[in-house]
């Protein structure tokens, strides 16, 4: 210093042609279950959709720049 790919919940991922309320599993709290633990099952709790601007009526999604990782040319 060029290319590509990924960043969404504490963790590991979905998220369809841009479409009106962003979601799963796992932990975590609480309850149910049992003499009891554990497994299980129920419910709650968690969110700056990496950052910043654009476009749109409307953006996790389109564009542009930046940051962070990771591969790959040099």
């Nucleotide at each position: 210093g060029g290319g590509c790919c990924a960043g969404u919940a504490g963790c590991u991922c979905a998220g369809u042609u841009g479409g009106u309320u962003a979601g799963a599993g796992c932990u975590g709290a609480c309850g149910a279950c049992u003499c009891a633990u554990a497994a299980u099952c129920g419910u709650c709790c968690g969110g700056u959709c990496g950052c910043a601007g654009g476009u749109u009526c409307a953006a996790g999604u389109c564009c542009u720049g930046c940051c962070u990782g990771g591969c790959c040319c040099a």